[in-house]
Molecule: RNase P RNA; transfer RNA
Organism: Cellvibrionaceae bacterium
RNA sequence: GGAGUUGGCUCGGCAGUCGCUCUGUGGCAAGCGUGGCUAUUUAUUGGUGAUUAACGUCACUUUUAUGUAAUCAGGCCCCGCAGGGAGGAAAGUCCGGGCUCCAAAGGGUAGAGUGCCAGGUAACGCCUGGGGGGCGCGAGCCUACGGACAGUGCAGCAGAGAGUAGACCGCCUAAGCAGCCUUAGGGCUGACGGUAAGGGUGAAAGGGUGCGGUAAGAGCGCACCGCGCAACUGGUAACAGCUUGUGGCAUGGUAAACCCCACUCGGAGCAAGACCAAAUAGGCCUUCAUUGGUGUGACCCGCACUGAAGGCGGGUAGGUUGCUUGAGGUGUCCGGUGACGGGCAUCCCAGAUGAAUGAUUGUCCACGACAGAACCCGGCUUAUCGGCCAACUCCAUUU
RNA sequence: GUGAUUGUAGCCGAGUGGUUUAGGCCCCUGAUUGUGAGUCAGGUCUACGCGAGUUCGAAUCUCGUCAAUCACCCCA
Numbered sequence: 001g002g003a004g005u006u007g008g009c010u011c012g013g014c015a016g017u018c019g020c021u022c023u024g025u026g027g028c029a030a031g032c033g034u035g036g037c038u039a040u041u042u043a044u045u046g047g048u049g050a051u052u053a054a055c056g057u058c059a060c061u062u063u064u065a066u067g068u069a070a071u072c073a074g075g076c077c078c079c080g081c082a083g084g085g086a087g088g089a090a091a092g093u094c095c096g097g098g099c100u101c102c103a104a105a106g107g108g109u110a111g112a113g114u115g116c117c118a119g120g121u122a123a124c125g126c127c128u129g130g131g132g133g134g135c136g137c138g139a140g141c142c143u144a145c146g147g148a149c150a151g152u153g154c155a156g157c158a159g160a161g162a163g164u165a166g167a168c169c170g171c172c173u174a175a176g177c178a179g180c181c182u183u184a185g186g187g188c189u190g191a192c193g194g195u196a197a198g199g200g201u202g203a204a205a206g207g208g209u210g211c212g213g214u215a216a217g218a219g220c221g222c223a224c225c226g227c228g229c230a231a232c233u234g235g236u237a238a239c240a241g242c243u244u245g246u247g248g249c250a251u252g253g254u255a256a257a258c259c260c261c262a263c264u265c266g267g268a269g270c271a272a273g274a275c276c277a278a279a280u281a282g283g284c285c286u287u288c289a290u291u292g293g294u295g296u297g298a299c300c301c302g303c304a305c306u307g308a309a310g311g312c313g314g315g316u317a318g319g320u321u322g323c324u325u326g327a328g329g330u331g332u333c334c335g336g337u338g339a340c341g342g343g344c345a346u347c348c349c350a351g352a353u354g355a356a357u358g359a360u361u362g363u364c365c366a367c368g369a370c371a372g373a374a375c376c377c378g379g380c381u382u383a384u385c386g387g388c389c390a391a392c393u394c395c396a397u398u399u
Numbered sequence: 400g401u402g403a404u405u406g407u408a409g410c411c412g413a414g415u416g417g418u419u420u421a422g423g424c425c426c427c428u429g430a431u432u433g434u435g436a437g438u439c440a441g442g443u444c445u446a447c448g449c450g451a452g453u454u455c456g457a458a459u460c461u462c463g464u465c466a467a468u469c470a471c472c473c474c475a
Base pairs, nucleotide, nucleotide: 001395002394003393004392005391006390007389008388009387010386012364013363014362015361016360017359018358020085021084022083023082024081025080026079027078035077036076037075038074040067042065043064046061047060048059049058050057051056087370091381092380094379095378096377097376098375099269100268101267102266106301107300108299109298111265112264113263114262115261116130117129118128119127120126131145132143133142134141135140146260147259151258152257153254154253168199169198170195171194172193177190178189179188180187181186207225208224209223210222211221212220226249227247228246229245230244231243232241233240234239273321274320275319276318283312284311285310286309287308288307292306293305294304295303313474314473315472328347329346330345331344332343333342334341335340365368400471401470402469403468404467405466406465409424410423411422417455426442427441428440429439430438431437448464449463450462451461452460
């Protein structure tokens, strides 16, 4: 200098003007208090309506004054000041938890999920560390990675044979068998016999290499490698061992096929739930039903309640709460390889509901990617133009 | 916002591991007819939303992703 790997941070900056939203605080003036509107007591002016023959009375509305800690409380709004105002994914809604309701969430079956080991955590399918396997020269990366000697199933086409193996081609003729010849010793031919070395089919053909062996062959025997089992050693464990013994090839593939084993899981979701207010038709039809039905749950038991479901029709389109102080952030110290845990100090950092977080001007540069909270957290996955920092690896060159 | 379902040809729609994905509508050709419609016979084109994985083999099984559709308050 080039090429890469891993981890972390960041996502236009600055200034001016005008807006939106939330929180807090304040509102010329009297000793204090008093920004505006909205409430209400008493009296009064005018008007309208009802009633009365009329006066009058009552109701509504209106003018002016007045009382009431009144100018309060509550609600809505105006003005000023101060402070806060999207993300690493706010996304997908794929997992886990908090919170709320369902009876107090209880027992069983079914179902679903997870799946090497140990640890972390509120919990997880997440994370950390390690083991096995695979990829890369390497730093490193990937890994749905329990069980196929519990059982059942599946494997189209091709092929002789597809799982209690198999003789199509090939090889062999020792023994036995069949045929022929024969000097009667034997010889030749053959498969309806032997053979899984070789060929061929297939994704897959029942350990591999070598030597011996044989008629030809074959774990048939032996050596090495692989495999199973047991022991020993190391390790918490998964597992590992160029350790020892033994078996003698038996045990092919598929569990993201059923299944077996171990562990975990009640259901629903802030449109949950609670309170206030308003309106309508506390209606109609159909179906089911008392050993029933409902309580969102898949079913049974148990518990509580006594109609339920669907359709038609009708009504409101309001408010408050839940709502943001939390498994929170930042700094520092300690423990741990690490995920993480503990102590101390300090900070408060969106809370909308047609739904805010913007518009515009100037200037600078590297010319700005993916993208917008909606009850809240921890993860995963997906999208993403770039920039910066740290550690490490390989190659080339120079000293 | 939350929950659920679906994706196969221009449209509808069957297929739940096995050779080249069934059928209907549509379209084309021929016959019938004076012509057209209809009917009959025959035929073509275009397909498993997309990307990975498991498997010998995937429309089908698993994961991710994209798109579309449906439900939600009160009388109750």